[in-house]
Molecule: Glycine riboswitch aptamer
RNA sequence: CGACAAAACUUUGGAGAACCUCAUUCAGUUGAGUGCCGAAGGUGCAAGGCGUUAAUCGCUAAUCUCUCAGGCAAAAGGACAAAGUUUCAACA
Numbered sequence: 001c002g003a004c005a006a007a008a009c010u011u012u013g014g015a016g017a018a019c020c021u022c023a024u025u026c027a028g029u030u031g032a033g034u035g036c037c038g039a040a041g042g043u044g045c046a047a048g049g050c051g052u053u054a055a056u057c058g059c060u061a062a063u064c065u066c067u068c069a070g071g072c073a074a075a076a077g078g079a080c081a082a083a084g085u086u087u088c089a090a091c092a
Stems, first nucleotide, its partner, number of pairs: 002091001006087008018034001020033004035072003041068001042066001044064001048060004
């Protein structure tokens, strides 16, 4: 001096599912009920791999699973993706 990967931030894109019922309210404003959705977060697991002398034991993934939390007009949020900046930095 260059730079893989990673993290943070900024910008852009970004799905699903009742704006149902009853009561209430200026207003889904609030409460209750039923139905539904998965892409904040969280729970669960293994063909294979790793650990163990060994195992039916332990560890390890997701947009899978559960639906606790969250959500079901718009707005907001939003996994994830792209670009940029910064930090760190395998390696050369």